[in-house]
A computed fold for a 107-nucleotide RNA from a bovine gut metagenome, annotated as THF (Tetrahydrofolate) riboswitch aptamer. The coordinates come from a structure-prediction model, not an experiment, and the mean pLDDT is 76. It matches the Rfam family "THF (Tetrahydrofolate) riboswitch aptamer". Rfam's curators write: Tetrahydrofolate (THF) riboswitch was first reported for Ames et al. as an RNA motif in 5' untranslated (5'-UTR)regions of folate transport and biosynthesis genes in Firmicutes genomes. The family has 101 seed sequences and 747 matches in Rfam 15.1.
RNA sequence: UAGAGUAGGCAGCUGCGCGUUAAGUGCCAUGUGUACGGGAUGUUGACCAUGGACGAAGGAAGGCCGCAUCAUUGCGGCGGAUCCGCGGUGCACUGCCGCAUUCGCUA
Numbered sequence: 001u002a003g004a005g006u007a008g009g010c011a012g013c014u015g016c017g018c019g020u021u022a023a024g025u026g027c028c029a030u031g032u033g034u035a036c037g038g039g040a041u042g043u044u045g046a047c048c049a050u051g052g053a054c055g056a057a058g059g060a061a062g063g064c065c066g067c068a069u070c071a072u073u074g075c076g077g078c079g080g081a082u083c084c085g086c087g088g089u090g091c092a093c094u095g096c097c098g099c100a101u102u103c104g105c106u107a
Stems, first nucleotide, its partner, number of pairs: 001107003008097005014092004018087003027052005033047002038103005058084003063078006
């Protein structure tokens, strides 16, 4: 002198899940909470806990039961395997971005 290296952020495809009787996500407040390039300090973000407000896309076939009907058929309810969706949904994967000072590491 140069480089590597985190938490995390954005985007994308796919897979496995969660919820769709509403959690999750996002929002606000509180905490002198937790972790954050390998160490220390610090800023900023992230997370956690508590509380609060707001808020949604379900549908299909089939099965069982009940009611109405001469029959066809229609309506309602139930349940858990299925399929297609939905959610600013969780994790993994890929790409890009990725701390300051100082001490270290590699060349």